[in-house]
Context: one part of a larger RNA
């Protein structure tokens, strides 16, 4: 100097604790282990693997298995020698790639050949084949913690120490005084992006106050630029200002004003480094291994198998409900191989049709809620698993293994043991709606919008993680 410690001091965090919801108990969904299997492709494994890569496994993806096939190769560069157009169409065989074969056919030329295409041969191609303990890049974690350091000097034989300790104070190595130290750099903050208030500029395709003119009825027309909305440019917030603590300090307390007040909220950014942390399966790359095969093409199969086990979820066990009937409100987005209105058919799912939209213009656009009615604690008018039947739609194809709809059919579950997990406010918890991935979809998944809208926090004794000063070590 560092670890470390069931020493010590002081502080912080949804860390405890006050609440609120959940998991753990059932059903399903997923994802892993295990176990099957011809394969059930590879990876990720405490926290920081396990709804993770994968923002889409019927083929294809695919890397895995069977089985048939190819061998300068499905891609790339070059060379040489022979030969031909290449493409195109048709037969046979085949599951299908391929294998055999028929018929049809070239341009420019400086006549030397050149482009395309076969074969042949040598260099090469190819590998999702090993190593992430050879590697770049990337990313995860501690941790958005507040820390890591350097130059000169000054102490020390030296390792090193000082600064960066100490006394206040903040979210902060943030400021302030002190002080053998003085300065600086990477982080802190600000600078950026969006919300929250006004003003200004702009008025379509968005608004509609006044006027006026019209309809069953709508900004529906004429017009308006007041409103809202949209979208730039600006202003606003800085402990400015007022009292009190305080070392006349930095702050801290508490008031005015103000949309917002003391970091106003929310992202974005992630120090030195630590875990040989993860990835050679996204791409790159050494080095090894393969080169009629670990390489390439087809077909089916498989990644969906199920005695069990764990994570992560969605529906529920009801009356703050279930079910019929009225009826009201959004945002963020997407649309030409699409998005599809109004109407018509069918109980649906959908389907006929195709009005208008490369969109502030058309389409797509809510549910909880509210208002009545019924059910009255019941394995029920709960719950919907599971399983018969018949259908829609996509797509060569839904058996293996798609989604949906109908009618039947009505499983387990009555609130969940140790244990355990999240949240501090427009949150939590409840509601639905978008969107990429995509022909379809296993999406209950991520990733975002908006609607409704809580409780509680005395305190830091305890449990975790973490900072900073000290102390003790048989530890580096």
């Nucleotide at each position: 100097u560092g670890a470390c410690g069931g020493g010590g001091g002081c502080c912080c965090g949804c860390a405890c604790a006050a609440g609120c919801g959940g998991u753990g108990g059932a059903g399903c969904a997923u994802g892993u282990g295990g176990c099957u299997u011809a394969a059930u492709u590879c990876g990720a494994g405490g926290c920081a693997a396990c709804g993770c890569g994968a923002a889409g496994a019927a083929c294809c993806u695919u890397a895995c298995c069977u089985a048939g096939a190819u061998u300068u190769g499905a891609c790339a560069u070059a060379u040489a020698u022979g030969g031909g157009a290449c493409c195109g169409u048709c037969u046979a065989u085949g599951a299908a790639a391929g294998u055999a074969g028929a018929c049809u056919u070239c341009u420019c030329u400086u006549c030397g050949g050149a482009g395309c295409c076969c074969a042949u041969a040598a260099a090469c191609a190819g590998g999702u084949g090993c190593u992430g303990c050879a590697u770049g890049g990337c990313u995860g974690u501690c941790g958005u913690c507040a820390g890591c350091u350097c130059g000169u000097g000054c102490u020390g034989u030296g390792a090193a120490g000082u600064g960066u300790u100490c006394g206040g104070u903040u979210a902060a190595g943030u400021c302030c005084g002190g002080c053998a130290a003085c300065g600086a750099g990477c982080g802190c903050a600000a600078c950026c992006c969006a919300c929250g208030u006004g003003a200004c500029u702009a008025u379509u395709u968005g608004c509609c106050a006044a006027c006026a003119g019209g309809u069953a009825a709508u900004g529906c027309u004429g017009g308006g630029a007041a409103c809202u909305c949209u979208a730039g440019u600006c202003a606003g917030a800085c402990u400015g200002c007022c009292c009190g603590u305080g070392u006349u300090a930095a702050a801290c307390g508490g008031g005015a004003g103000g949309a917002a007040g003391g970091c106003g909220u929310g992202g974005a950014u992630g120090a030195c480094g630590u875990c040989a942390a993860g990835u050679c399966a996204g791409u790159a790359u050494g080095g090894c291994c393969u080169u009629u095969a670990u390489a390439u093409c087809u077909a089916g199969g498989g990644c969906u198998g199920c005695a069990c086990a764990c994570g992560u979820g969605c529906u529920a066990c009801a009356a703050u409900g279930g079910c019929c009937a009225g009826u009201a409100c959004a945002a963020u987005g997407g649309g030409a191989c699409g998005c599809a209105a109004u109407a018509c058919u069918g109980u649906a799912a959908a389907g006929u049709g195709g009005a208008g939209c490369a969109a502030a213009u058309c389409c797509u656009c809510a549910a909880a809620a509210c208002u009545g009615g019924u059910c009255u604690u019941a394995g029920u008018u709960c719950g919907g698993a599971u399983u018969g039947a018949g259908g829609u739609c996509u797509g060569c194809a839904a058996c293996u293994c798609g989604a949906c709809c109908u009618c039947a059919u009505g499983a387990a579950g009555c609130c969940g043991g140790a244990a355990u997990c999240g949240c501090u406010a427009g949150u939590a918890a409840a509601g639905g709606c978008g969107u990429a991935u995509c022909a379809g979809c296993u999406a209950c998944g991520a990733c975002g919008c908006c609607u409704u809208g809580a409780a509680u926090a005395c305190g830091u004794u305890c449990c975790c993680g973490g900072g900073c000063c000290u102390u003790g070590u048989a530890c580096a």
The part of an RNA shown here (small-subunit ribosomal RNA, 3' major domain) has 476 nucleotides and comes from an uncultured bacterium. Its mean pLDDT, the model's own confidence on a scale to 100, is 82.